A computed fold for a 119-nucleotide RNA from a candidate division WOR-3 bacterium, annotated as FMN riboswitch aptamer (RFN element). Of the family's consensus pairs, 100% are formed in the model. The sequence was found by an Rfam model in a public genome assembly. The coordinates come from a structure-prediction model, not an experiment, and the mean pLDDT is 86. Its Rfam family is "FMN riboswitch aptamer (RFN element)". Gene Ontology term of the family: FMN binding.
């Protein structure tokens, strides 16, 4: 300073306060949240992956899968600052959900740490 193989632990947040109505954290004002790894300087909307639906396998894997511009500073930023703005699985629910309930005490992307054998 490195590979390999075993183990342990971690590993998701958010509707305050009103309006309308018989009823709504579901409509309207408005609030509030943003997994992970990358990326010459820090990311929900830049790249990529997990999460979800489906197809198929022994496992593996394919398909589909949301969303930002502008200015400023700088060597260097769609990641900081200043405007404005946009998106967020599926099912169920007294009224149409990013946030309530619910699969889930589950999955995971991946962190962190210990051991053991090599180089």
């Nucleotide at each position: 300073u490195u590979g390999u193989u075993c183990c342990u632990u971690c590993g998701g947040g958010g509707c305050a306060g009103g309006g309308u109505g018989a009823a709504a954290u579901c409509c309207c004002c408005g609030a509030c949240c943003g997994g992970c790894g990358g990326u010459u300087a820090a990311a929900g909307c830049c790249c990529g992956c997990g999460a979800g639906u489906c197809c198929u396998u022994a496992a593996a894997g394919g398909a589909c899968u949301g969303a930002a511009c502008c200015g400023g500073u700088g060597g260097a930023a769609u990641u900081c600052c200043g405007g404005u703005g946009c998106c967020g699985a599926c099912g169920g629910u007294g009224a149409a959900a990013g946030u309530c309930c619910g699969g889930a005490u589950g999955g995971g992307a991946g962190a962190a740490g210990g051991a053991a054998c090599g180089a």